Molecule: c-di-GMP-I-GGC riboswitch aptamer
Organism: Ureibacillus chungkukjangi
RNA sequence: UACGAUAAAGGCAAACCUAUUGAAAGGUAGGGACGCAAAGCUACAGACCUAAGACGUUUUGUUAUGGUGGCUGGGUUGCCGAAA
Numbered sequence: 001u002a003c004g005a006u007a008a009a010g011g012c013a014a015a016c017c018u019a020u021u022g023a024a025a026g027g028u029a030g031g032g033a034c035g036c037a038a039a040g041c042u043a044c045a046g047a048c049c050u051a052a053g054a055c056g057u058u059u060u061g062u063u064a065u066g067g068u069g070g071c072u073g074g075g076u077u078g079c080c081g082a083a084a
Base pairs, nucleotide, nucleotide: 003081004080011036012035016031017030018029019028020027021026034070040076041075042074044073045072046071047068048067049066053063054062055061
């Protein structure tokens, strides 16, 4: 550098519930564990979610400037050390 044990020491925490925040998606805190070797950080590229406002329309369309790092890739930082 690469790889990832039925190893050791630790770490994170899905669904769901409660509180709070937000127009929503979602966020935050507590409880809780489905999972995770970057499930640390970063919306840069793609993807996906939402649609307050704006535009269009006369009925519910388009749009991110709002989000998801636990969707993928990129960037960046990092614990441990069996086998190959």